[in-house]
Context: one part of a larger RNA
Molecule: large-subunit ribosomal RNA, domain VI
Organism: Patescibacteria group bacterium
RNA sequence: CGUUGAAAUUUGAGGGGUCCCGUCUCUAGUACGAGAGGACCGAGACGGACGAAUCUCUAGUGUACCAGCUGUCCUACCAAGGGCAUUGCUGGGUAGCUACAUUCGGUUUGGAUAAGCGCUGAAAGCAUCUAAGUGCGAAGCCGUCCCCAAGAUUAGAUUUCAUUAUUAGGUUGGCCGUAGACUACGGCCUUGAUAGGCGGCAGGUGUAAGGCCAGUAAUGGCUUAAGCCGAGCCGUACUAAUUACCGAUCUA
Repeated sequence: CGUUGAAAUUUGAGGGGUCCCGUCUCUAGUACGAGAGGACCGAGACGGACGAAUCUCUAGUGUACCAGCUGUCCUACCAAGGGCAUUGCUGGGUAGCUACAUUCGGUUUGGAUAAGCGCUGAAAGCAUCUAAGUGCGAAGCCGUCCCCAAGAUUAGAUUUCAUUAUUAGGUUGGCCGUAGACUACGGCCUUGAUAGGCGGCAGGUGUAAGGCCAGUAAUGGCUUAAGCCGAGCCGUACUAAUUACCGAUCUA
């Protein structure tokens, strides 16, 4: 830009993906075989690799979370803290992300076939699966399963809304994230819980500072499951989401 206003829900031309393999048990030590050995068919269990989704569990990460520790500089000093030293080092760790984790998948059958096996059957009084006709037959092919999909210009369908009005609807802008390089997509914009703040909870760390007590002191105990806390959940307008613009065919 088109699809002859808009929104939502869709059909599926077409395209992509998947399709894997093994071990064990039963059938059955059966058929077969002198024996040694040892099945087809069918039924079940378990597993490998691969793939998808997810974060409840397990585990990793988690340089804006908590604690411990060293050196040094600073806050005049003590105490308590801050900076730097690979995130200074060490022990843990929420959300998110992830796999080593969890769940699921390759099922079922239908159609046309390959090699192959046939039926009927002449040319060629016989024979012959083939020449006419006709059947079966594969992890393969076309479907069945999953995903995308009307620029499928053959531009589809259904439902609803709008009829002359700054209407139906859409956009810019703003607050953001289940989205993300940008864009796009999705939520919200005071008729508001969208983000921040604040309150509570979950969760993490592990009992703060100050004070008191015991001890000569190092240190320990009590106050104290304390104090602090990023992303999680619920709530709460305190802060920020001001405004503005575009907008139609056939119709009536």